RNA sequence: GUAGAGGUUGCGCAAUUUAUGAGUAUGCGGCUGGAUGUGUUCAGGCACAGCUGAUGGCCGUCAGAAAGGGGAGAGCGCCGAAAGGAAAGAACACCUGAAAGUUCUGGCCUUGGGCAUAAGGUUAAGAGCCGUAUGACUGUCACCGGAGAUUCGGUGGGGCGCUAU
Numbered sequence: 001g002u003a004g005a006g007g008u009u010g011c012g013c014a015a016u017u018u019a020u021g022a023g024u025a026u027g028c029g030g031c032u033g034g035a036u037g038u039g040u041u042c043a044g045g046c047a048c049a050g051c052u053g054a055u056g057g058c059c060g061u062c063a064g065a066a067a068g069g070g071g072a073g074a075g076c077g078c079c080g081a082a083a084g085g086a087a088a089g090a091a092c093a094c095c096u097g098a099a100a101g102u103u104c105u106g107g108c109c110u111u112g113g114g115c116a117u118a119a120g121g122u123u124a125a126g127a128g129c130c131g132u133a134u135g136a137c138u139g140u141c142a143c144c145g146g147a148g149a150u151u152c153g154g155u156g157g158g159g160c161g162c163u164a165u
Base pairs, nucleotide, nucleotide: 001165002164003163004162007079010078011077012076013075016072017071018070026063027062028060029059030058031057032056036049037048038047039046040099041098042097043096044095045094082111083110084109085108088105089104090103091102092101112138113137115135116134117133118132120130121129122128140157141156142155143154144153145152146151
């Protein structure tokens, strides 16, 4: 360098479908009320709406979503698969500055894998996901011991590893 293995609950993407989100946001109508409101947040501007009634509150045999995340999943890509973390660069929602958020990029650090439990974070959520800790299981290698061989047991390590070449 090449080719492979861990498992059919390995990892990731996913057409399509479905429950939830939620009778929520919002729209419409009525009553109230009386000057602000919108463009991610703040500050400065700019634009738009507003006394022909703004923000807000209440009511309704009115109408009524969506996104993210979840279940199933044709099919596709793979075995640092992939996941997470802090920073850097770029882009994005009227302009400028700051902050936060989302997406992408190439590096750095951590994690062998799935599962269960616990508290924590995220979320509409008791779902799921994320990191941490603990536990047994599993795969692999090293060392030691047993066994006639296949292999069994114990201790320990980690994927820049392991096997073959």
Lysine riboswitch aptamer from Murimonas intestini, 165 nucleotides, folded computationally. It matches the Rfam family "Lysine riboswitch aptamer". From the family's description: Riboswitches are metabolite binding domains within certain messenger RNAs that serve as precision sensors for their corresponding targets. Gene Ontology term of the family: lysine biosynthetic process. Of the family's consensus pairs, 98% are formed in the model. Taxonomically the source falls in Murimonas (Bacteria, Bacillati, Clostridia, Lachnospirales).